Predicted 3D model of a 522-nucleotide part of an RNA (small-subunit ribosomal RNA, 5' domain) from an uncultured bacterium. Rfam family: Bacterial small subunit ribosomal RNA. Its family is annotated with structural constituent of ribosome and ribosome in the Gene Ontology. The coordinates come from a structure-prediction model, not an experiment, and the mean pLDDT is 83.
Context: one part of a larger RNA
């Protein structure tokens, strides 16, 4: 120089950033991923219509409408948000390969959508439990779920086989066989389903090379190494297993231990180096602690599931119920790190034909001088060189000092009053063109921040400096007081009666809304 800092003193105002570095320690309370009624049966509440009874302003009834509580279905909930435990690894970086692979939802292109059975849930009946829940019986629906037909450039098998390839290999075509498919809603405008093909977009695997310290760690290893074969996989593979053989790794540093989340990057520096890996972006691993797997394009799934542990509640003792390393907070620790905020308006996810709906991502506000940047805390004149301090060689002088007083100007800022944003439109919704993409035009409406930012006017120097240091290093001296005491110190030194080094005062220097002092880094 620098710093996610702290600690003292001190503090006017903005803009832009940053904010548990420790206990990955426990958590109280809200929020934090829900959505579609245009996929289904239906109607619990709310609002209109209808009809009834009437006591005349209230009761009932009706899925008839708006819309919908729970329910079956779709998608979504693998992002988006947080942490750094764990890991010295192909985790990460960085550059190849896959002739060994997988992609929902998007796009493009080509073909298809015909028949049809049976059941649940939710409703209604009844039971058990303190609760959480759960058991039985009737009964219904679908874009749930199953059968059948139909189908190739899909799958499987067998056959032939052009091209490429260092090789296992590949496999264009082509011929035979056997298996796999669909769903419909409706406002008739269009959303959707099946099947293959290619392309996007996201993983997945393997490899060169690079990636911390210890030798007071020197030998390690039995699914270890390789091979055949067979199982698993989207896929290779000792991944898993059966045989087989006995290899495989090591001073080029194996095993062991400790430490560590990697990069992009930031700090430094004239580079090389060197240190660090907060914020921001990229990938990684975790979500109370181990462990499994299930759904599914995609998880071994933070706000899912299961068992096992510890741990907190609740119980009617018989069972139950939970996981903030999300955003607030809350106790703890600690030298230390903030609101139990306001809105989806923007920009983006997710559902939805859409209006929308949810969104503690996100964008705002709100605390902290925690950093950085930037303003002002007044200008100009002004010598009787005032009064007072403090110094003297002492009634005389030097310092404070144009400083002050006094004139004269300005008003950033401040306060008070008045105006007032952009950020918002390409989105919605109508109409016309159009084969398709789209293109063109109307009308309405939307703003948390915020009556903020910004301007005007208006009052008045009006509201606004402090910290450290003065022996050398280092820029800035004298006086008093204290005597090796008290007390300074970063080095080196100062103090034992003249102390520029102690502690005050005057007076000076460096910085400035800060200035010091420690901690770490270079």
């Nucleotide at each position: 120089g620098a710093u996610g800092a702290a600690c003292g003193c001190u503090a006017g105002c903005g803009g832009c950033a940053g904010g548990c570095c420790u206990a990955a320690u426990a958590c109280a309370u809200g929020c934090a991923a829900g959505u579609c009624g245009a996929a289904c049966g239906g109607u619990a509440a709310c609002a209109u219509g209808a009809g009834a009874g009437c006591u005349u302003g209230c009761u009932c009834u009706u899925g008839a409408u708006g819309a919908c509580g729970a329910g079956u279905g779709g998608c979504g909930c693998a992002c988006g948000g947080g942490u750094g435990c764990g890991u010295a690894a192909c985790g990460c970086g960085u550059a190849u390969g896959c002739a060994a692979c997988c992609u929902a939802c998007c796009u493009a292109c080509a073909a298809c959508a015909g028949g049809g059975a049976g059941a649940u849930a939710g409703c209604c009946c009844g039971g058990a439990g303190a609760a959480a829940u759960u058991c039985g019986g009737a009964u219904u629906a679908a874009u749930a779920c199953c059968c059948c037909a139909u189908a190739g450039u899909a799958u499987u098998a067998u056959u032939u086989g052009a091209u490429g390839g260092c090789a296992u290999c590949u496999g264009a075509g082509a011929a035979u066989a056997a298996u796999u498919a669909a769903a419909g809603a409706u406002u008739u405008a269009u959303c959707g389903g099946u099947u293959g093909u290619a392309g996007a977009u996201g993983g997945g695997c393997a490899u060169g090379c690079g990636u911390a310290a210890g030798a007071u760690u020197a030998g390690u290893u039995a699914g270890u190494u390789g091979g055949u074969g067979a199982g698993g996989u989207a896929a290779u593979g000792g991944c898993u297993c059966a045989c087989c053989a006995a290899g495989a790794c090591g001073a080029u540093g194996a095993u062991c231990u400790u430490u560590a989340g990697g990069g992009g990057g930031u700090c430094u520096g004239a580079g090389a180096g060197g240190a660090u890996g907060a914020u921001c972006c990229c990938c990684c691993a975790c979500a109370c602690u181990g462990g499994u797997a299930c759904u599914g394009a995609g998880a071994u799934a933070c706000g899912g599931a299961c068992c096992a542990g510890a741990c907190u509640c609740c119980u009617a003792c018989g069972g139950g119920a939970g996981g903030c390393a999300g955003c607030a907070g809350u106790a703890g620790g600690g030298a230390a790190u903030a609101u139990u905020g306001g809105u989806c308006a923007a920009u983006g996810g997710a559902g939805g034909c859409a209006a929308c709906u949810c969104u503690g991502a996100a964008c705002c506000a709100g605390c902290c001088a925690u950093g950085c940047c930037g303003c002002g805390u007044g200008a100009a004149g002004g010598a009787a060189g005032a009064a007072g301090g403090c110094g003297u060689u002492c009634u005389g002088c030097g310092u404070u000092g144009u400083a002050a007083a006094c004139u004269u100007c300005u008003u950033u800022u401040a306060u008070a009053c008045a105006g007032g944003a952009a950020g918002a439109a390409u989105a919605u919704u109508c109409c016309c063109u159009u084969g398709c993409g789209a293109g063109g035009g109307a009308u309405a409406g939307u703003g948390a921040c915020g009556g903020u930012a910004c301007u005007g006017u208006a009052u008045g120097a009006a509201u606004a400096a402090g910290c450290a240091c003065c022996g050398g290093c280092u820029a800035a001296c004298u006086c008093c007081g204290u005597g090796c005491c008290a007390g300074c110190a970063g080095c080196c030194g100062c103090g034992g009666u003249a102390a520029u080094a102690c502690g005050g005062a005057g007076g000076g220097u460096g910085c400035a809304a800060g200035c010091g002092u420690u901690g770490u880094c270079c």